[in-house]
RNA sequence: AAAGCAGGCCGCCCUAUCGCGGUGACCCUUGCGGUUAACGAGGAAAGUCCGGACACCACAGUGCGGCAUAGCGGGUAACGCCCGUCCGUCGAAAGAUGCGGACCAGUGCAACAGAAAGUAUGUACAGGUAAGGCUGUAGUGAAACCAGGUAAACUCUAUGCGGUGAAACGUCAUGUAAAUCGGUGUUCGAGGGCUGCACGCCCGAGCCGAAGGGUAGGCGGUUCGAGCCUUUGGGCAACUGAAGGCCUAGAUAAAUGAUAGGGACCUCGCGAAAGCGAGGCACAGAAUCCGGCUUAUGGCCUGCUUUUAUU
Numbered sequence: 001a002a003a004g005c006a007g008g009c010c011g012c013c014c015u016a017u018c019g020c021g022g023u024g025a026c027c028c029u030u031g032c033g034g035u036u037a038a039c040g041a042g043g044a045a046a047g048u049c050c051g052g053a054c055a056c057c058a059c060a061g062u063g064c065g066g067c068a069u070a071g072c073g074g075g076u077a078a079c080g081c082c083c084g085u086c087c088g089u090c091g092a093a094a095g096a097u098g099c100g101g102a103c104c105a106g107u108g109c110a111a112c113a114g115a116a117a118g119u120a121u122g123u124a125c126a127g128g129u130a131a132g133g134c135u136g137u138a139g140u141g142a143a144a145c146c147a148g149g150u151a152a153a154c155u156c157u158a159u160g161c162g163g164u165g166a167a168a169c170g171u172c173a174u175g176u177a178a179a180u181c182g183g184u185g186u187u188c189g190a191g192g193g194c195u196g197c198a199c200g201c202c203c204g205a206g207c208c209g210a211a212g213g214g215u216a217g218g219c220g221g222u223u224c225g226a227g228c229c230u231u232u233g234g235g236c237a238a239c240u241g242a243a244g245g246c247c248u249a250g251a252u253a254a255a256u257g258a259u260a261g262g263g264a265c266c267u268c269g270c271g272a273a274a275g276c277g278a279g280g281c282a283c284a285g286a287a288u289c290c291g292g293c294u295u296a297u298g299g300c301c302u303g304c305u306u307u308u309a310u311u
Stems, first nucleotide, its partner, number of pairs: 001307010012263007020040002023037005028031001042283001046294002049292005054165004061199004066161005071085005086100001087098004101156002106154002108150002123138005169220004180210005191203003227246008265280006
């Protein structure tokens, strides 16, 4: 220098003006009020694919069915995630990858070749019998009554999984019709308890339809959490112990923005250089909260491998 492999970090900044959101303080004209202060999207907030927290339903039952995972060891609240390691495969290497339990339980499947791949067949040659693939050899094939392969085939084994999902759930509150008609039911049990089916358990006097009448939504849950940062101890690592510090969006039809100026960064052009000019600045937008995975996307940096050249 070229080709490649692995990993890490950042993901625009500052100022001014005008806006938006909830919160704190203050004000008075007490209301969809005003002033002011600090704060106000992400590394993926995304896909909703796994795992949990939390909530309700028998604090979740029994059987069948169904689903998921699969060497070994470790991490974790948990996982299908992560780390280490063995083995297989790919690569010259750095390294990548896993469709890595069982075919001595049963069933199924198997191209070509071959007479025949299973309830075996009866080819060729030789031998043998009362008779017969009864015996041996050859030939095909990975494998020929002795078995073997295949579970990204059914299946079996082990382990795990009840359902729903913040429109969960709790609470306050407004309006009306506790009316009318029809059907059905009240120990001969309607209907409900959100589970694929059955059972079981619990509640239980209403339920379904028609036409008609009425309405208003607020608050909690909700953001302090398996939290983040620094130092340090343990561990190959994932991860974890201790000490100190920090508070970091909570909207609800959904705020987090716009404009102007300056500066980074990248690309191109000019230039000996300093620099000047032009263009660009990605993907994307919280909605109960965490841990992962996957996907989208701009840039920077580090380590390693191989080859070639020079010293």
Description
This is a predicted structure of a 311-nucleotide RNA (Bacterial RNase P class A) from Pricia sp. Its Rfam family is "Bacterial RNase P class A". Its family is annotated with dimeric ribonuclease P complex, tRNA processing and ribonuclease P activity in the Gene Ontology. The RNAcentral record of the sequence draws on ENA. It is recorded under the gene name rnpB.